[in-house]
RNA sequence: GACCCAGUGGCGCAACGGUAACGCGCGUGACUACGAAUCACGAGAUUGUGGGUUCGAUUCCCAUCUGGGUUA
Repeated sequence: GACCCAGUGGCGCAACGGUAACGCGCGUGACUACGAAUCACGAGAUUGUGGGUUCGAUUCCCAUCUGGGUUA
């Protein structure tokens, strides 16, 4: 240099083009003498960045950044 894969809440991971799910963690409450555990509820992601296509994009297209891999 060429090609391939990945990037989504604090972390780990889902999502046939139709408004982003789940687990852990976090907060509040219940329970408890107090905690832990358990139960209930809640907050938290403009989906790496910038454009494009589309009525509508995490998803498709282009460019680009970061990390990993293959190859010379």
Background
Transfer RNA from Nitzschia inconspicua, 72 nucleotides, folded computationally. The RNAcentral record of the sequence draws on ENA and Rfam. Its mean pLDDT, the model's own confidence on a scale to 100, is 83. Its Rfam family is "tRNA". The organism belongs to Nitzschia, within Eukaryota.